[in-house]
Context: one part of a larger RNA
RNA sequence: UGACGGGGGUCCGCACAAGCGGUGGAGCAUGUGGUUUAAUUCGAUGAUACGCGAGGAACCUUACCUGGGCUAGAAUGUGAAGGAAUAUUUCAGAAAUGAGAUAGUCAGCAAUGACCUGAAACAAGGUGCUGCAUGGCUGUCGUCAGCUCGUGCCGUGAGGUGUUGGGUUAAGUCCCGCAACGAGCGCAACCCCUAUCCUUAGUUGCCAGCAUGUAAUGAUGGGGACUCUAGGGAGACUGCCUGCGUAAGCAGAGAGGAAGGAGGGGACGACGUCAAGUCAUCAUGGCCCUUACGCCCAGGGCUACACACGUGCUACAAUGGCCCUUACAGAGUGUUGCAAGCUAGUGAUAGCAAGCUAAUCACAAAAAGAGGGUCUCAGUUCGGAUUGAAGGCUGCAACUCGCCUUCAUGAAGCUGGAGUUGCUAGUAAUCCCGGAUCAGCACGCCGGGGUGAAUACGUUCCCGGGCCUUGUACA
Numbered sequence: 001u002g003a004c005g006g007g008g009g010u011c012c013g014c015a016c017a018a019g020c021g022g023u024g025g026a027g028c029a030u031g032u033g034g035u036u037u038a039a040u041u042c043g044a045u046g047a048u049a050c051g052c053g054a055g056g057a058a059c060c061u062u063a064c065c066u067g068g069g070c071u072a073g074a075a076u077g078u079g080a081a082g083g084a085a086u087a088u089u090u091c092a093g094a095a096a097u098g099a100g101a102u103a104g105u106c107a108g109c110a111a112u113g114a115c116c117u118g119a120a121a122c123a124a125g126g127u128g129c130u131g132c133a134u135g136g137c138u139g140u141c142g143u144c145a146g147c148u149c150g151u152g153c154c155g156u157g158a159g160g161u162g163u164u165g166g167g168u169u170a171a172g173u174c175c176c177g178c179a180a181c182g183a184g185c186g187c188a189a190c191c192c193c194u195a196u197c198c199u200u201a202g203u204u205g206c207c208a209g210c211a212u213g214u215a216a217u218g219a220u221g222g223g224g225a226c227u228c229u230a231g232g233g234a235g236a237c238u239g240c241c242u243g244c245g246u247a248a249g250c251a252g253a254g255a256g257g258a259a260g261g262a263g264g265g266g267a268c269g270a271c272g273u274c275a276a277g278u279c280a281u282c283a284u285g286g287c288c289c290u291u292a293c294g295c296c297c298a299g300g301g302c303u304a305c306a307c308a309c310g311u312g313c314u315a316c317a318a319u320g321g322c323c324c325u326u327a328c329a330g331a332g333u334g335u336u337g338c339a340a341g342c343u344a345g346u347g348a349u350a351g352c353a354a355g356c357u358a359a360u361c362a363c364a365a366a367a368a369g370a371g372g373g374u375c376u377c378a379g380u381u382c383g384g385a386u387u388g389a390a391g392g393c394u395g396c397a398a399c400u401c402g403c404c405u406u407c408a409u410g411a412a413g414c415u416g417g418a419g420u421u422g423c424u425a426g427u428a429a430u431c432c433c434g435g436a437u438c439a440g441c442a443c444g445c446c447g448g449g450g451u452g453a454a455u456a457c458g459u460u461c462c463c464g465g466g467c468c469u470u471g472u473a474c475a
Stems, first nucleotide, its partner, number of pairs: 001475002003472003007469007015459002019423005026314008034305002042053002064300007077122002081117003086103007125289002128287003134283002136278003139274001141272001146185006152161003165176003191266004196234007206223002210221003237260001238253001240254001241252004316416001320375007332363003337356002341352004382413001387408007429451007
């Protein structure tokens, strides 16, 4: 000087407390451990692994296993020599591949070039190892308020001072004081979305007023008022008032205002820590393989299942289930696509098919909600696992191993031990909608809106962190 203390002081955080909802019990989904296996590819492992890499394993992917093949190789450049390329097709084979057949032998300034086959060789290839050789990227402490430097001063020196102190703040934020005076990286601001208004513009959006028309609809003429769209601007600064204070600032939230004290959200992550993670995104040093640890193909596996754990979904019901009627979003996506409408089917879906390269058409029904009816507390009209049968869709192909529909079946489960977790407001809870990936496959992920709470006395305690101080046999 740090680090540590079941030392002290002080401050903060959904850290506790006050509340609301979960998880831990059940079934299923999913990841992991374990076990099994020819293989169950690899990585991630307290917090900071475990719906994680994977934003989508039937084949492919795929790295694993079994078997069949290749050896200058599946891909790139140079390349003697030969052939146009290419199209169709036969046989063997699981395919890779091997052996053939037919058509073609052109066009053109250039017989060179493109393309195919291909000797020799230079050169390849490796998801093989090392993340403890590395770059890059990332997690974490932590959006915590810290981390440092120059000069000066102090100390023999390591170092200190500044950065401590008194206040204040979300903040090393600002003020005052001070052997310090300044500065840098962080904080804040500058950026984006959102809340109000003004202005410009008026189509595909809008429809107040004026007409036309209809059973009805901005449907039509027209209009720019309004909504909206998207460019530009205004607006919030403790600016004003009162109280306290030397000041910074705090309190009243008083006025005005759409918004008030950082308005709400996002992006943004200091010096560093964990030899944290990643050699399997990529790049890369070293090592290793080179008729194989490379490459091609078929089938299998990654989907196994006495079990254990994590994360979710669905429930156990009446604030509910079922049936009928009825209302209101936002954000997105669409031509290898979205598909209105009509027809067939109980349905998944199929056939025909308008429109739309989209503020124009479509996906599209929002659901919870509201009105009416029914059930009457039961393992039930709760719950839907499991299983049987029949179908639909995608795709060469759904056996291993997809999703969906209908009929039948109707399991566990009556609110969950010790424990543990999220959340402070348009939040929790609850309800649907969309998107990426994607042929198909979503209870996951990423977004969108609808309905919409309870509680916070407070900081004694648990956990984590900041500052000052103290002890130390630790570095």
Annotation:
A computed fold for a 475-nucleotide part of an RNA from an uncultured bacterium, annotated as small-subunit ribosomal RNA, 3' major domain. The RNAcentral record of the full RNA draws on ENA, Greengenes and SILVA.